[in-house]
Context: one part of a larger RNA
RNA sequence: UCCAAUUAAGGGAAUUCGGCAUAUUAGCCCCGUACCUUCGGUAUAAGGGGUCCCUGCUUUCGUGAAUUAUGUUUGCGAGAGCAGGGCGCAGUGACAAAGGUGGUCCGACUGUUUAACAAAAACCAAGCUUUCUGCAAGCCCGUAAGGGUUAGUAUAGAAGGCGAUACCUGCCCAGUGCUAGCACUUUAAAGCCUAUUUCAAUGGGCCUAAGAACUAGUAAACGGCGGGAGUAACUAUAACUCUCUUAAGGUAGCGAAAUGCCUUGUCGUUUGAAUGACGACGUGCAUGAAUGGUAUAACGAGAUCGCCACUGUCCCUAGUUGGAACCUC
Repeated sequence: UCCAAUUAAGGGAAUUCGGCAUAUUAGCCCCGUACCUUCGGUAUAAGGGGUCCCUGCUUUCGUGAAUUAUGUUUGCGAGAGCAGGGCGCAGUGACAAAGGUGGUCCGACUGUUUAACAAAAACCAAGCUUUCUGCAAGCCCGUAAGGGUUAGUAUAGAAGGCGAUACCUGCCCAGUGCUAGCACUUUAAAGCCUAUUUCAAUGGGCCUAAGAACUAGUAAACGGCGGGAGUAACUAUAACUCUCUUAAGGUAGCGAAAUGCCUUGUCGUUUGAAUGACGACGUGCAUGAAUGGUAUAACGAGAUCGCCACUGUCCCUAGUUGGAACCUC
């Protein structure tokens, strides 16, 4: 000096990206327990008190005994309680054994995952919803025979999306898909008719499937959801008007957000001081409704910000124990 362990007066997060790590708390009994809430929870909420030994008494239950017998007395065992006393700094004396609380975001929850750098907000999930399918079904495997779903039958099976619950889910079918229709148009081979004197080759014509075209429908299909002017008796703003334009011009909500460039936006709260956090505002570079929107009790080794307690994280280092290395012999 390092490694492992341990202890530190006073301060108590000043450390640090960040309380990382440490410390605190801890079992059982009694009291007590808020906001919120889907009334189940939250909850061991929080916050207090007790806990060992001896003696006496009361009492519950079980099981015996005596007796003048339904009353009384008494033994043993297992608990519960009260009172008095004893010892120590300390009585769950070691071991074992939660730190707590308040905001916000995300995901409802339990569960699953990158064996060996990621456990999560990712996946799943119950629930909601769309599409296909009437069984010789649909979907999947196979060239086929055949097989799976299924020895099932629409309360079923297959494929997709969203993701508990609550309140909701606006407008657009022009584009791309999908579905249906189809009077007419286009159209292959085959077939039929026909021309070149005959045969053949070849040419011409007719008919025609799917598809295309056309006509509709369909957005919990893929997706999309404007611009420029003017206007109110202070100013500002614009309920209102005009105009260009689109398939339709973003509704309800939410909003500097896990989404906001400018940006450390502005205001308020929190701090002595805050690019933080929370609450608002809305001019939203580039929010927005099952590519789901918003809210949400409970839950989370999730993300983030406070407060209390606690501490060698730090002020500021020091001591002790064990080991390693090093120096000298």
The prediction has a mean pLDDT of 84. A computed fold for a 329-nucleotide part of an RNA from a Candidatus Woesearchaeota archaeon, annotated as large-subunit ribosomal RNA, domain IV. Rfam family: Archaeal large subunit ribosomal RNA. The source organism's lineage runs through Archaea, Nanobdellati and Candidatus Woesearchaeota. The RNAcentral record of the full RNA draws on ENA.